[in-house]
RNA sequence: GGGCCCGUAGCUCAACUGGUUAGAGCGACCGACUGAUACUCGGUAGGUUGGGGGUUCAACUCCCCUCGGGUCCA
Numbered sequence: 001g002g003g004c005c006c007g008u009a010g011c012u013c014a015a016c017u018g019g020u021u022a023g024a025g026c027g028a029c030c031g032a033c034u035g036a037u038a039c040u041c042g043g044u045a046g047g048u049u050g051g052g053g054g055u056u057c058a059a060c061u062c063c064c065c066u067c068g069g070g071u072c073c074a
Base pairs, nucleotide, nucleotide: 001073002072003071004070005069006068007067010026011025012024013023019057028044029043030042031041032040050066051065052064053063054062
């Protein structure tokens, strides 16, 4: 320098062929339970979908540029 893959909540990951509000588990916080803690149960908050632009009625999803990581080739 070139090819391919990945980037979504604090962490690990979903999200169909573009479609209705971006969700789950763990974690955090609050509450119930308990003498208290743990377990368990209920609830709440937490997201510029790495960043920018484009296409579209509509983009996590498609296209372009770019950043970071991995991997292969040179």
Predicted 3D model of a 74-nucleotide RNA (transfer RNA) from a Candidatus Uhrbacteria bacterium. Taxonomically the source falls in Candidatus Uhriibacteriota (Bacteria, Bacteria candidate phyla). Its Rfam family is "tRNA". The sequence is in RNAcentral, with records from ENA. Its mean pLDDT, the model's own confidence on a scale to 100, is 80.